[in-house]
A computed fold for a 74-nucleotide RNA from a soil metagenome, annotated as c-di-GMP-I riboswitch aptamer. RNAcentral holds the sequence, with entries from MGnify. The model forms 95% of the base pairs in the Rfam consensus. Its mean pLDDT, the model's own confidence on a scale to 100, is 87.

RNA sequence: GAGAAAGGCUAACCCAUCGCGAGGUGGGGGCGCAAAGUUACGGGACCUAGCAAUAGGUCGGCCGGGCUGCCGAA
Numbered sequence: 001g002a003g004a005a006a007g008g009c010u011a012a013c014c015c016a017u018c019g020c021g022a023g024g025u026g027g028g029g030g031c032g033c034a035a036a037g038u039u040a041c042g043g044g045a046c047c048u049a050g051c052a053a054u055a056g057g058u059c060g061g062c063c064g065g066g067c068u069g070c071c072g073a074a
Base pairs, nucleotide, nucleotide: 001071008033009032013028014027015026016025017024018023031061037067038066039065041064042063043062044059045058046057047056048055049054
């Protein structure tokens, strides 16, 4: 980050399955994405327990940061 090229990933939803749950995994399916690769470090949202303080957990496609990667016009 383009009027390229080769590709890649996969939202909602459906089926199966795991989990108290947020949500995860596999198959289908593609809203979209130049990192929609990875990472729970910071913020935030969500779930569980609790009268509360708080503790544990989930989300990387909520934002920021770290690490890594394909191509090469300006």